FMN riboswitch aptamer (RFN element) from Pelagibacterium limicola, 149 nucleotides, folded computationally. Its Rfam family is "FMN riboswitch aptamer (RFN element)". Rfam links the family to the GO term FMN binding. The coordinates come from a structure-prediction model, not an experiment, and the mean pLDDT is 76. Lineage of the source: Bacteria > Alphaproteobacteria > Hyphomicrobiales > Devosiaceae > Pelagibacterium.
RNA sequence: AGACGUUCUCAGGGCGGGGUGGAAGUCCCCACCGGCGGUAACGGGCUCCAAUGCCCGAAGCCCGCGAGCGCCUUUCCUGUUGGAAAGGGUCAGCAGAUUCGGUGCGAUUCCGAAGCCGACGGUCAUAGUCCGGAUGGAAGAGAACGGGA
Numbered sequence: 001a002g003a004c005g006u007u008c009u010c011a012g013g014g015c016g017g018g019g020u021g022g023a024a025g026u027c028c029c030c031a032c033c034g035g036c037g038g039u040a041a042c043g044g045g046c047u048c049c050a051a052u053g054c055c056c057g058a059a060g061c062c063c064g065c066g067a068g069c070g071c072c073u074u075u076c077c078u079g080u081u082g083g084a085a086a087g088g089g090u091c092a093g094c095a096g097a098u099u100c101g102g103u104g105c106g107a108u109u110c111c112g113a114a115g116c117c118g119a120c121g122g123u124c125a126u127a128g129u130c131c132g133g134a135u136g137g138a139a140g141a142g143a144a145c146g147g148g149a
Stems, first nucleotide, its partner, number of pairs: 004146007016030004031129002033118002035065004042057005060116002068094002071088007098114005120132003
């Protein structure tokens, strides 16, 4: 140094215009948004210069993960159906979405073009963008400290 432990901090963006209608930020047309880790031929930087070296950044739809719902466990309530609270976190069910052209040894990552996707509950009307659970939780990021080898 790496690894390990403890504590603390941080950790999500977006409806602007028009149409219809009694009513729509929910429908239709145009618009807008993209969590975390990995990968990297692109961009930037470093070593005198350079590189096949090193550092930083770079994918919504490639791989993996997270929150939500469902599910499971326990307890309680209930005549039953069922309901409530606490917990679990892989079982992965809802559960997601990309192609074409170009360059090249090599790209679903670069360049160009055209597409596609987005929990649950609420609502005078169907929501990625409004309200709510959420002053929550969390993938993870960072800092400080610790004893040992």